This is a predicted structure of a 75-nucleotide RNA (c-di-GMP-I-GGC riboswitch aptamer) from a Desulfobulbaceae bacterium.
RNA sequence: GAAGAUAAAGCCAAACCUGUCGUAAGGCAGGGACGGAAAGCCACGGGUCUGAACAGGAUAGCCGGGUUGCCUUGU
Numbered sequence: 001g002a003a004g005a006u007a008a009a010g011c012c013a014a015a016c017c018u019g020u021c022g023u024a025a026g027g028c029a030g031g032g033a034c035g036g037a038a039a040g041c042c043a044c045g046g047g048u049c050u051g052a053a054c055a056g057g058a059u060a061g062c063c064g065g066g067u068u069g070c071c072u073u074g075u
Stems, first nucleotide, its partner, number of pairs: 002073003011036002016031006034061001040067003044064003047059004
């Protein structure tokens, strides 16, 4: 540099339950593990959801993009 294994170490945590905040989509905390190699961070493009709405908002665990970064060595 490249790759992410039926390996090693560590990390995150869907559904669901409880509490709490929000009109809602959902957020946060605890429990819990379906999964994840950026499932770290950023709403820039598209999508989806909320919304009467072309306002405003949610989703980074829908995809793309940007940016930062740990470990390993079957190569």